[in-house]
RNA sequence: AGUUGAUAAAGCCACAGCCGUCGUGAGGCGGUGUCGGAAAGCCACGGGUCUUUGUAUAAGACAGCCGGGUUACCUCC
Numbered sequence: 001a002g003u004u005g006a007u008a009a010a011g012c013c014a015c016a017g018c019c020g021u022c023g024u025g026a027g028g029c030g031g032u033g034u035c036g037g038a039a040a041g042c043c044a045c046g047g048g049u050c051u052u053u054g055u056a057u058a059a060g061a062c063a064g065c066c067g068g069g070u071u072a073c074c075u076c077c
Base pairs, nucleotide, nucleotide: 002077005074012037013036017032018031019030020029021028022027035064041070042069043068045067046066047065048062049061050060051059052058
């Protein structure tokens, strides 16, 4: 510098549900919870899905849908 691994270990994140709150909504945030994850860290760049208006070459949401970019702990080689 690259790379293997979800359990070898130490750790990390937190699905669904519930409570509170913000939003027209998809959904976001906090708490609880723990299905899972080797990037389930970050980015809306491409595809896709969803929401709103009903107008268009529109606005927005989803990174735990896929791809891509970028950063990173331990360990195998």